Context: one part of a larger RNA
């Protein structure tokens, strides 16, 4: 975990284990006017503002799965041949000038997605000259490589560089599931050279040369598996696992494939191909929830088409400030741990009633009723936080405090032959039926079905499943 009866609260936590099966619909990634230029609105004419479109940053993080992967994939030690936007830091620099294009107009094309052709225009966009070291390359002679401006004048900015932080990229030792009813494997395979190609080592890729490499210390094939830290279960040693939560990994509709970037071979970018789904005026087109919600379907079975950016914490911005289905709360389920209540005390004619009887009485039972009392919990009224710093609180009038009335709103599952704690009674009569084993039941059944009585556990109880 589910399922079956039952079900009073609260506090912390979990919540598709199955079809990585399809997805309707809304939302999860923007932002910047203090880079630009046209355009509109509003003006006190001082200036303010809205967005599209060029620029820039960021979209490689955050968040989901767990398919694949027996792997240097993961742990854990360690190595050298490296790269790092933003940040910190050290040494300089920010010079002249030059052609474009969106966007806007004009004509078209198409059902639409889209898109053509001419005209015009800026820039921190794009190019080209100077400068050029303690960069870079070097045959040690030299050679080569930059830039931008913004505004509110106070600052952000940009280029070359030096050192670090932080992140990553490679290689190695060790360890990491079962199968011999898998014994050979392997030709770019093993190695050398010379070349390419990468930030950067190598067969990482190519031509030559050699024939090597791996293997019963289990190679190759097959099954199966995301590892770990750590859960779980044990006295331990092990033995199961790998939900939440934290690291790493791989994957985004199935296969490929590059591109831009510091970073991707890129979950909500892009080309090709398949399958499917929707649109079509038939000619072409969109789409990709293993984000958060939700549907269908699959199942024994896992929740809301919610609220906030109050907090932390990320983008981006000089700031206000936008934007965050990260997160922070709510909702919903006894799903799990924890804690609290369903009332205390007193009450014997041991009332009645049930149930059994030897018909005397026995039991339920101080149980009930009746007295006296308390008010956790629930109602009702007030008050009311921390979490927030000068401000700002979604939660939430929430926790938490007070008064106030009233025993008031609140107890059930199993079980009773043994094992194993709990017995009589009818009723059934190898019949219904019961069972975990043993075994019961065929006219006196503590074993089957009712009843009264009792055990045991309790907001749960029991039944099935898995682990130790």
């Nucleotide at each position: 975990a589910a399922c079956g009866c039952u079900g009073g609260c609260g506090g912390c936590a979990u919540g598709c284990c199955u079809a990585a099966c399809a997805c309707a619909u809304g939302c999860a990634a923007g932002u910047c006017g203090a880079a630009c230029g046209a355009a509109c609105c509003c003006u006190u004419c001082g200036g303010g503002g809205u967005g599209a479109g060029u620029g820039g940053c960021g979209c490689a993080c955050g968040g989901g799965u767990g398919c694949g992967u027996a792997a240097c994939g993961c742990g854990u030690g360690g190595g050298a041949a490296c790269c790092u936007g933003c940040c910190u830091u050290u040494a300089g620099g920010u010079u002249c000038g030059g052609a474009a294009u969106a966007a806007c107009u004009c004509a078209g094309a198409g059902a639409a997605a889209u898109u053509u052709g001419a005209g015009c225009u800026a820039a921190u966009a794009c190019c080209g000259g100077a400068u050029a070291a303690u960069g870079u390359c070097u045959u040690c002679g030299g050679a080569c490589c930059a830039a931008a401006g913004a505004u509110u004048u106070a600052u952000c900015g940009c280029c070359u560089u030096u050192a670090g932080a932080u992140g990553g990229g490679c290689c190695c030792g060790c360890g990491u599931u079962a199968g011999a009813u898998u014994a050979g494997a392997u030709a770019g395979u093993u190695g050398g050279u010379g070349g390419g190609g990468u930030a950067a080592u190598g067969g990482c890729c190519u031509a030559c040369c050699a024939a090597g490499u791996c293997g019963a210390c289990g190679a190759u094939c097959u099954a199966u598996a995301g590892c770990u830290g750590g859960u779980c279960u044990g006295a331990g040693a092990g033995g199961a696992u790998g939900a939440u939560c934290a690291g790493c990994c791989a994957c985004a509709c199935u296969g490929g494939g590059a591109c831009u970037g510091a970073g991707a071979c890129a979950c909500g970018g892009c080309c090709c191909a398949g399958a499917c789904u929707c649109c079509u005026a038939c000619g072409g087109g969109a789409g990709g929830c293993a984000g958060c919600a939700g549907u269908g379907g699959g199942g024994a079975a896992u929740a809301u088409u919610g609220g906030a950016c109050a907090a932390u914490g990320g983008g981006c911005g000089a700031a206000a400030g936008c934007c965050u289905g990260a997160u922070c709360c709510a909702g919903c389920a006894a799903u799990g741990c924890c804690g609290c209540g369903u009332g205390a005390g007193u009450g014997a004619u041991g009332a009645a009633g049930g149930c059994c009887u030897u018909a005397g009485g026995g039991u339920u039972g101080u149980a009930a009723a009746g007295c006296u009392c308390u008010u956790u919990u629930a109602c009702u009224a007030g008050g009311g936080a921390u979490g927030a710093u000068a401000a700002u609180g979604a939660c939430a009038g929430u926790a938490c405090c007070u008064a106030g009335a009233g025993a008031a709103u609140a107890a059930g599952c199993u079980c009773c032959g043994g094992c194993u704690a709990a017995c009589u009674c009818c009723g059934u009569g190898c019949c219904a039926g019961c069972a975990g084993c043993c075994g019961c039941g065929g006219u006196a059944a503590u074993a089957c079905g009712g009843a009264g009585g009792g055990a045991g556990c309790u907001a749960g109880c029991g039944u099935u499943g898995u682990u130790c």
Model confidence (mean pLDDT): 86 of 100. The part of an RNA shown here (small-subunit ribosomal RNA, 5' domain) has 468 nucleotides and comes from Altererythrobacter xiamenensis. NCBI's taxonomy places the organism under Bacteria, Pseudomonadati, Pseudomonadota, Sphingomonadales, Altererythrobacter. It matches the Rfam family "Bacterial small subunit ribosomal RNA".